Transfer RNA from a Planctomycetia bacterium, 74 nucleotides, folded computationally.
Rfam family: tRNA. From the family's description: Transfer RNA (tRNA) molecules are approximately 80 nucleotides in length.
């Protein structure tokens, strides 16, 4: 320098154009249970979906430029 893949919530992940006005486990908060923890169960808080720009009626999904991170490879 050239390619191929990731980037959504504190972590770990689903969603791949509309039906959820973005979710799931776990964590955090607040209860019920218990003599007390624990485990269990209910309630709940928390992302402008890496930035920008674009095609679209419509974008977390698709386009392209950029920033990160990982693997090839010269």
């Nucleotide at each position: 320098g050239g390619g191929c893949c990731c980037g959504u919530a504190g972590c770990u992940c689903a969603g791949u154009g509309g039906u959820u006005u973005a979710g799931a486990g776990c964590a955090g908060g607040g209860g019920a249970c218990u003599c007390u923890u624990a485990a269990u169960c209910c309630c709940u808080u928390g992302g402008u979906c890496g930035u920008g720009u674009g095609u679209u009626c419509g974008a977390a999904u698709c386009a392209c430029a950029c920033c990160g991170g990982g693997c090839c490879u010269a």